[in-house]
RNA sequence: GGGUAUGUAGCUCAACUGGCAGAGCACCGGUCUCCAAAACCGAAGGUUCGUGGUUCGAUUCCACGCAUGCCCGCCA
Numbered sequence: 001g002g003g004u005a006u007g008u009a010g011c012u013c014a015a016c017u018g019g020c021a022g023a024g025c026a027c028c029g030g031u032c033u034c035c036a037a038a039a040c041c042g043a044a045g046g047u048u049c050g051u052g053g054u055u056c057g058a059u060u061c062c063a064c065g066c067a068u069g070c071c072c073g074c075c076a
Stems, first nucleotide, its partner, number of pairs: 001072007010025004019056001028042004049065005
């Protein structure tokens, strides 16, 4: 330098052909307990990497960047 995959909650990941952004774990509150753990119940938590474009509507499609992984090539 070329190609390719990924980027969504604190972490690990979903979101099928564009149509209300979710789950598990963690954290917080409650029930239970002498206390705690476990179990159960509940609540909270998001500029969906960035900037543009298309569209009535973008996590999803397109362009250009950024970050990380993998493959190939060049120089030394």

RNAcentral holds the sequence, with entries from ENA. Predicted 3D model of a 76-nucleotide RNA (transfer RNA) from Caldimonas brevitalea. Model confidence (mean pLDDT): 82 of 100. Rfam family: tRNA. Its family is annotated with triplet codon-amino acid adaptor activity in the Gene Ontology. From the family's description: Transfer RNA (tRNA) molecules are approximately 80 nucleotides in length. It is annotated as a transfer RNA.